[in-house]
């Protein structure tokens, strides 16, 4: 330098233009118990940056930045 894949709550993943951005688990708060633990309910938390296309972008384009691989 060239190529393919990827980056979504604390953590794993899904979500191929439109309804509140989903799920496991992890937190935290209640609730069940004589407690804990399982179990039930509820909260909070997230789309790598700019920019661009569009009536609307996590999804589509350019550029950067970050991580995995292949070839040199």
């Nucleotide at each position: 330098c060239g190529c393919g894949g990827g980056g979504u709550a604390g953590a794993g993943a899904a979500g191929u233009g439109g309804u509140u951005a989903u799920c496991u688990c992890a937190u935290c708060a209640g609730g069940c118990u004589c407690a804990u633990a399982a179990c039930c309910u509820g909260a909070a938390g997230a789309c790598g940056g700019c920019c661009g296309u569009u009536c609307g972008a996590a999804u589509c384009g350019g550029c950067c930045c970050c991580c995995c691989g292949c070839a040199a």